Molecule: transfer RNA
Organism: Candidatus Yanofskybacteria bacterium CG10_big_fil_rev_8_21_14_0_10_36_16
RNA sequence: GGGCGAGUGAUGAAAUUGGCAAACAUGCACGACUCAAAAUCGUGUGCCGCAAGGCUUGAGGGUUCGAGUCCCUCCUCGCCCA
Numbered sequence: 001g002g003g004c005g006a007g008u009g010a011u012g013a014a015a016u017u018g019g020c021a022a023a024c025a026u027g028c029a030c031g032a033c034u035c036a037a038a039a040u041c042g043u044g045u046g047c048c049g050c051a052a053g054g055c056u057u058g059a060g061g062g063u064u065c066g067a068g069u070c071c072c073u074c075c076u077c078g079c080c081c082a
Stems, first nucleotide, its partner, number of pairs: 001081007010026003019065001027045006046055003058074005
């Protein structure tokens, strides 16, 4: 230099055909249980906001009524070829 794949909450990740982003699990916070802890169980857990609501899928554009998903450029990581 060329080809292919990947990038989503704190983490691993899901989202099937373009139609509620973050299911499920882990972690964390609080509570229950316990003399106390562990284990177990319950509730909550992206950001802003009192709320209604708004924002968020590596970055920036485009298409569309609507984009994590399709198109373009770029960045980072992995594999392969030279």